RNA sequence: CGAGCCGCCAGGACGGCCGCUGCCCGGGACGCCGUCAGGCGUCGCCGGGGAGAGGAAAGUCCGGGCUCCACAGGGCACGGUGGUGGGUAACGCCCACCGGCCGCGAGGCCAGAGCCAGUGCAACAGAAAGCAGACCGCCAACCGGCACCCCCUCCGGGGGGCGCCGCGGCAAGGGUGAAACGGUGCGGUAAGAGCGCACCAGCGGGGCGGGUGACCGUCCCGGCUCGGUAAACCUCACCGGGAGAAAGCCCGAAUAGGGAGGGAUGACGCGGCCCGCGUCGCCAGCACCUCCGGGUAGGGCGUUGGAGGCCGCCGGUGACGGCGGCCCUAGAGUCAUGGUCGUCGCCGGCCUCCGGGCCGGUCACAAAACCCGGCUUACGGGCGACUCGGGGU
RNA sequence: GGGGAUAUAGCUCAGUUGGGAGAGCGCGUGGAUCGCACCCACGAGGUCGGGGGUUCGAGUCCCCCUAUCUCCACCA
Numbered sequence: 001c002g003a004g005c006c007g008c009c010a011g012g013a014c015g016g017c018c019g020c021u022g023c024c025c026g027g028g029a030c031g032c033c034g035u036c037a038g039g040c041g042u043c044g045c046c047g048g049g050g051a052g053a054g055g056a057a058a059g060u061c062c063g064g065g066c067u068c069c070a071c072a073g074g075g076c077a078c079g080g081u082g083g084u085g086g087g088u089a090a091c092g093c094c095c096a097c098c099g100g101c102c103g104c105g106a107g108g109c110c111a112g113a114g115c116c117a118g119u120g121c122a123a124c125a126g127a128a129a130g131c132a133g134a135c136c137g138c139c140a141a142c143c144g145g146c147a148c149c150c151c152c153u154c155c156g157g158g159g160g161g162c163g164c165c166g167c168g169g170c171a172a173g174g175g176u177g178a179a180a181c182g183g184u185g186c187g188g189u190a191a192g193a194g195c196g197c198a199c200c201a202g203c204g205g206g207g208c209g210g211g212u213g214a215c216c217g218u219c220c221c222g223g224c225u226c227g228g229u230a231a232a233c234c235u236c237a238c239c240g241g242g243a244g245a246a247a248g249c250c251c252g253a254a255u256a257g258g259g260a261g262g263g264a265u266g267a268c269g270c271g272g273c274c275c276g277c278g279u280c281g282c283c284a285g286c287a288c289c290u291c292c293g294g295g296u297a298g299g300g301c302g303u304u305g306g307a308g309g310c311c312g313c314c315g316g317u318g319a320c321g322g323c324g325g326c327c328c329u330a331g332a333g334u335c336a337u338g339g340u341c342g343u344c345g346c347c348g349g350c351c352u353c354c355g356g357g358c359c360g361g362u363c364a365c366a367a368a369a370c371c372c373g374g375c376u377u378a379c380g381g382g383c384g385a386c387u388c389g390g391g392g393u
Numbered sequence: 394g395g396g397g398a399u400a401u402a403g404c405u406c407a408g409u410u411g412g413g414a415g416a417g418c419g420c421g422u423g424g425a426u427c428g429c430a431c432c433c434a435c436g437a438g439g440u441c442g443g444g445g446g447u448u449c450g451a452g453u454c455c456c457c458c459u460a461u462c463u464c465c466a467c468c469a
C1' cells in the first nucleotide's frame, strides 16, 4: 500500500430571529355556579419560564410486564423449540465450552435429538436405487449344450482329451449417478471376492482415565461395513389457555328502547249529536307522569419513573449479579420536535508569498403513539485489535 | 395500533406425496380468402416478487425483506 476479518463509538456544537406540541405561572375574553367574598371550566388571545424522537422510533419476528375473558386435576389435538453448562422476569436472545462444515488465515456458519418404533421418497441416467443387481467384461473347477480327436464295444453306446459357449461361476475393472454394501497390500482362486491375514477408515458393544456435562483420550471384542432424507409423515424431551391499548376501567346527556309504580282515558246501552245517566271492566295493549338500571354521543383514566441510565467498588473467564453515590420527567388524537442566519468543528475543490485565503457541502437511513428485553432489516462515517499478500528500510 | 391473504409469460389464472414450468386470451410467421375477420398449422415470450438456508435436487419446505389487497371498537 492492497485485500479481508472482528469489536467499539458518536449520529455535529454554541448562539440570534421566526414558528410548532404538551406542562407551569400571570393576565384577558367567554360560559356556568354563587351565600356577591369568589369558585370552576374553555381558548385559532397576550406575556414569561422550562421540556420536546431513534440507533434503528421500522418490520411486528420472538419473549415479558399490564388488562379483560376462560380455567378442579390429568390427557388428546395444535403450535413452537432441540449439542452441553450457565445468564435472565422470560425468550427462538446472550455468554462460555463441545462436535461438524467452510476459509491459507484472522475468523465465519450450523432447526446441532432420533431413519436397528413404524410408514414414505430418491426424477433423469444406469445392468442394478433399497432386505439390490449383471450391460461390457473376467473364468472354464462344477452342471449342461455343441463341434473335433483318441480308446473300448455285446454296435444300443460308454470312457478320456481338447476347444467354443450358457438357463454355469464372479463382482476385481469399465461405464451411469447426488448416492452403487469399505481402502491399500499380501495370500488365495478356474477367475474372483472380507474368502483369510496385516494396517487404516467407519459402525456397534465393553473396560479404564479425564471432564459438572456435551465430549475427549486409550485398550479390547465383533467381518459388523444395510447407506441418504425427519426445514417428509412421525417418535422422544421441554415449553405454550385465548385475545390484545380499537385491551380494559370510570363518569355520562338528548332521542329511542327495557323494568317498576301511579292516576285517568275505556266498552256497551239510552240518544240525531254533545253533555249526562245506567251496566260491565279496571287484565292486556297504547299514550302520559315519576323513579330505576343498561348504554350511545361526549369526557376522563389506563399513559409514561422504568426488569431506567451514568460513575465507582466487589464477585464471575464471560453473559451478568451485588452494594454505594448521582441523575431524570416527549406524551398527540390528524397527529408537534421545523425553518433561517452567524461562529466554530469536519469534509471536498481551487489559489498560495506556505502564514493562510476563497468557494461549496454539513450529507445517510429514517419520525415516538401503553411500556420494556431481544432479533432482523435499512444506513453515511470514525476509531481500535487482528489476518493474508506485495514493496521499502 | 393490531390481524389475514396474495405475488408464476404482455393480461387473467392452474401447478401436492419436492424431480417435465403450463393453459386461455394476446403477439409473430405461414396457410385459407379477391381482401379483412372467423378458422387451421407452427413459433417466440419466464431471474416463478427479491435474498439466504435444508435437500442430490425448491415455483413447492424453512427464515428474512419488498410490494399490493383486505379486515377490525361499542350498541342493536
Stems, first nucleotide, its partner, number of pairs: 001389004006384004012344007020052002023049005028043006054365001058376002061374005066244004078240005083097005098112001099110004113235002118233002120229002135174002137170003143166004148161005182200006201225002203222008248301004258292005266280005308327008345362007394465007403418004412449001420436005442458005